About this RNA:
The RNA shown here (c-di-GMP-I riboswitch aptamer) has 92 nucleotides and comes from Paenibacillus foliorum. The organism belongs to Paenibacillus, within Bacteria. Its Rfam family is "c-di-GMP-I riboswitch aptamer". Rfam describes the family as follows. GEMM was predicted in a large-scale screen for bacterial structured RNA regulatory elements. The sequence is in RNAcentral, with records from Rfam. Its mean pLDDT, the model's own confidence on a scale to 100, is 86. Of the family's consensus pairs, 100% are formed in the model.
[in-house]
RNA sequence: GAUCGUCCAAGGCAAACUUGCUGAAAAGCAAGGACGCAAAGCUUAGGGUCUAAGGUCCGCUACUUAAGGACUAUGAUAGCCUAGCCGCCGAU
Numbered sequence: 001g002a003u004c005g006u007c008c009a010a011g012g013c014a015a016a017c018u019u020g021c022u023g024a025a026a027a028g029c030a031a032g033g034a035c036g037c038a039a040a041g042c043u044u045a046g047g048g049u050c051u052a053a054g055g056u057c058c059g060c061u062a063c064u065u066a067a068g069g070a071c072u073a074u075g076a077u078a079g080c081c082u083a084g085c086c087g088c089c090g091a092u
Base pairs, nucleotide, nucleotide: 002092003091004090005089012037013036017032018031019030020029021028022027035079041085042084043083045082046081047080048077049076050075054072055071056070057069058068
């Protein structure tokens, strides 16, 4: 340096759920809690998925407005995948 995670050490992160806060929501943050994780460290560039405040259209109507519906990311997800960057220990 490359590949890998069978073995060793130090450890690290923290799903569901609960409480509080933020948010239109998806979801995020903090504390508790551990299902799991060798990148479950970092980055939304591509795809996927979730949400739809706002917007467009439909709807309604004499006109205006509303309930409701469809589509839409500029929102979210790195613990969905790909890609990029960085990294502990060990084995070969």